[in-house]
This is a predicted structure of a 75-nucleotide RNA (c-di-GMP-I-GGC riboswitch aptamer) from Desulfuromonas sp. It was read from a public genome assembly, where an Rfam model found it. The coordinates come from a structure-prediction model, not an experiment, and the mean pLDDT is 88.
RNA sequence: AACCGAAAGGGCAAAAUCAGAGCAAUCUGAUGACGCAAAACCACGGGUCCUCAAUGGAUAGCCGGGUUGCCGAAG
Numbered sequence: 001a002a003c004c005g006a007a008a009g010g011g012c013a014a015a016a017u018c019a020g021a022g023c024a025a026u027c028u029g030a031u032g033a034c035g036c037a038a039a040a041c042c043a044c045g046g047g048u049c050c051u052c053a054a055u056g057g058a059u060a061g062c063c064g065g066g067u068u069g070c071c072g073a074a075g
Base pairs, nucleotide, nucleotide: 003075004072005071011036012035016031017030018029019028020027021026034061040067041066042065044064045063046062047059048058049057050056
């Protein structure tokens, strides 16, 4: 240093409920924690979803890829 993932500190936050935005998928905030070492960021490839069917949109907590990144026990 890389693989890797014990511990500690810290971080994120599923479902559900409430409020708001949107035709919708879904998003934002609050409450709340199922989980997460990239569950940080990017729609590039695939998948899935939406409709006002588009040279459109959503999903990064579906998979792959790219960029960045905390700690350091065993091996």